Context: one part of a larger RNA
RNA sequence: GGAUGAACGCUGGCGGCAUGCUUAACACAUGCAAGUCGGACGGGAAGUGGUGUUUCCAGUGGCGGACGGGUGAGUAAUGCAUAAGAACCUAUCCUUGGGAGGGGAACAACAGUUGGAAACGACUGCUAAUACCUCGUAAGAUGAGGAGCAAAAGGAGGAAUCCACCCGAGAAGGGGCUCGCAUCUGAUUAGCUAGUUGGUAAGGCAAUAGCUUACCAAGGCGAUGAUCAGUAGCUAGUCCGAGAGGAUGAUCAGCCACAUUCGGACUGAGACGCGACUCAGACUCCUACGGGAGGCAGCAGUGGGGAAUUUUCCGCAAUGGGCCAAAGCCUGACGGAGCAAUGUCGUGUGGAGGUAGAAGGCCCACAGGUCGUGAACUUCUUUUCCCGAACAAGAAGCAAUGAUAGUAUUGGGGAAUAAGCAUCGGCUAACUCUGUGCCAGCAGCCGCGGUAAGACAGAGGAUGCAAGCGUUAUCC
Numbered sequence: 001g002g003a004u005g006a007a008c009g010c011u012g013g014c015g016g017c018a019u020g021c022u023u024a025a026c027a028c029a030u031g032c033a034a035g036u037c038g039g040a041c042g043g044g045a046a047g048u049g050g051u052g053u054u055u056c057c058a059g060u061g062g063c064g065g066a067c068g069g070g071u072g073a074g075u076a077a078u079g080c081a082u083a084a085g086a087a088c089c090u091a092u093c094c095u096u097g098g099g100a101g102g103g104g105a106a107c108a109a110c111a112g113u114u115g116g117a118a119a120c121g122a123c124u125g126c127u128a129a130u131a132c133c134u135c136g137u138a139a140g141a142u143g144a145g146g147a148g149c150a151a152a153a154g155g156a157g158g159a160a161u162c163c164a165c166c167c168g169a170g171a172a173g174g175g176g177c178u179c180g181c182a183u184c185u186g187a188u189u190a191g192c193u194a195g196u197u198g199g200u201a202a203g204g205c206a207a208u209a210g211c212u213u214a215c216c217a218a219g220g221c222g223a224u225g226a227u228c229a230g231u232a233g234c235u236a237g238u239c240c241g242a243g244a245g246g247a248u249g250a251u252c253a254g255c256c257a258c259a260u261u262c263g264g265a266c267u268g269a270g271a272c273g274c275g276a277c278u279c280a281g282a283c284u285c286c287u288a289c290g291g292g293a294g295g296c297a298g299c300a301g302u303g304g305g306g307a308a309u310u311u312u313c314c315g316c317a318a319u320g321g322g323c324c325a326a327a328g329c330c331u332g333a334c335g336g337a338g339c340a341a342u343g344u345c346g347u348g349u350g351g352a353g354g355u356a357g358a359a360g361g362c363c364c365a366c367a368g369g370u371c372g373u374g375a376a377c378u379u380c381u382u383u384u385c386c387c388g389a390a391c392a393a394g395a396a397g398c399a400a401u402g403a404u405a406g407u408a409u410u411g412g413g414g415a416a417u418a419a420g421c422a423u424c425g426g427c428u429a430a431c432u433c434u435g436u437g438c439c440a441g442c443a444g445c446c447g448c449g450g451u452a453a454g455a456c457a458g459a460g461g462a463u464g465c466a467a468g469c470g471u472u473a474u475c476c
Base pairs, nucleotide, nucleotide: 001476002475003474004473006472007471008470009469010468013347014346015345016344017343018342019340020339021305026303027302028301030300031299032298035063036062037061040060041059043057044056045055046054070258071257072256079183082180084178085177088175089174090173094170095169096168097167098166099165101135102134103133104132110125111124112123113122114121115120140149154163155162156161184230185229186228191221192220193219196218197217198216199215200214201213202212203211233255234254235253237248238247239246240245260281261280263278264277283294284293285292286291311337313336314335315334319333320331321330322329323328350380351379352378353377360371361370362369363368385413386412387411389410390409394404420465421464422463423462424461425446426445427444431460432459433458434457435456441448442447
């Protein structure tokens, strides 16, 4: 000198765009953040004088809750970055070839009885389906062949037809696995390792594999730093630098890991699952003491910690996502607004004229000098400000649909509403007076102050930057 997710002190006009718990992965009141489909199903309710039509719903069933959102605790390599590989899986979407025949038994809801303080159940009986089972047939896999295994579902419509369903093949995208190289510090850590290293056989997996087991062999790693210990999410990037390189990993994007702590599996195309289940622990809450309920590292918000970090806001109008035939519903993703000079960029606090060089302050050699065209005064303009009216684009090709927002923009008025902070001995741009008297104090380094202090304090003046300025912290 540059930089920062900064903080502190003094000060503070406006707008655009960004950013905003770096500390306790500390504890959380309250609300919301994942639903949807009645065109899969049987029922129930509302409404209607009745039929018909319509609307809503607990339950069965389907798809989605493995995405999106958060955090960085762990992890020094089961990670990440880059470059390769072979023994794999893939719901939905797209392309393509075939198919959907027959039969059956249940379980919720519901009704009845009943247990419990509650959470939540138990028993008996009835019932539907795109839920479940079975027979037949096919593709497919194993196999030389034979043989055995093994699918399907309907809905809407007057119909055409549309949407669903089953079995193959392909493509895309996604994922699992293996390997080369690279990836902080310490030797005041030198030896480490028994499923350990390899083989055979078996099991297991979507798949390879000591992944697991039995047997056999005694291997494997290591001064090119194994093991151990400490620290740490990695990267594209960001900051500094002419570069080499050093530091860093907020926001945004990719990957990984985690979801109160430690385990576990179920379901499923996909999880060992943040707003699912289960065991144990800690903590909090309810209880009729028998037993139950909970998990903000989602968005707001609260307490706590801290030098320090925002609203318990609006909307699904746009973009995107889930479900749906569609209308649509849901969406704290997202789009916006609010708060904060936290940063950055832009802009203003007026322009032109104006010497009696006024008054006043300060200095003075008492002549004067300086603040200073600065003010007053004359004239002009209106960014901003105040008042009012009309009103966008962003909406996508029938039309409709705007949270933002009565916002941007636009008319009128009047110089009106708007300047500070630090410094002035040298480094380092900028000097005098008064007070103080090694005191009070200053200070980044050198140093200053003991009666004429350009270094302390005040004043006048000056210098620098400017809605900021200075200090502190950290990096180059």
The prediction has a mean pLDDT of 83. A computed fold for a 476-nucleotide part of an RNA from Stauntonia hexaphylla, annotated as small-subunit ribosomal RNA, 5' domain. Taxonomically the source falls in Stauntonia (Eukaryota, Streptophyta, Lardizabalaceae, Lardizabaleae).